[in-house]
Predicted 3D model of a 125-nucleotide RNA (SAM riboswitch aptamer (S box leader)) from an uncultured Saprospiraceae bacterium.
RNA sequence: AUUUUAUACCGAAGGGUGGAGAGACAGGCUCUGUGAAACCCUGGCAACCCCUCCAAAGUGGAGAAAGGUGCCAAAUCCUGCCAAAAACCCCGGCCUUUGUCGGGGCAAUUUUGGGCAUAUAAAAU
Numbered sequence: 001a002u003u004u005u006a007u008a009c010c011g012a013a014g015g016g017u018g019g020a021g022a023g024a025c026a027g028g029c030u031c032u033g034u035g036a037a038a039c040c041c042u043g044g045c046a047a048c049c050c051c052u053c054c055a056a057a058g059u060g061g062a063g064a065a066a067g068g069u070g071c072c073a074a075a076u077c078c079u080g081c082c083a084a085a086a087a088c089c090c091c092g093g094c095c096u097u098u099g100u101c102g103g104g105g106c107a108a109u110u111u112u113g114g115g116c117a118u119a120u121a122a123a124a125u
Stems, first nucleotide, its partner, number of pairs: 001125008013042005021031003025080004043072003048068002051063005076117001081114006088105007
């Protein structure tokens, strides 16, 4: 670097150095001299690997947190592609009206499902 599998609406911040950017990309929105990135120290969260126990196998469940990673603004901050529904708009029927039924549209709004991308872990090449 590529591939595979799993996970991603929970959770967890203080200090020092530093001195203007950061949130992957694009758009939006947000954070930031009341101090961005990056590095260091301390603390914490979580439980992928590892570890213990039970069942028993495509493996699953419970526990622990010493070790290897990871993480500690906002859902992976939101959206991105496809589909469906709602809302909305148009047309027609019924109805005194509110409304209701059928058909069509849908750039923009909302929700749901799938997908893409990204991140992390474990493994393989």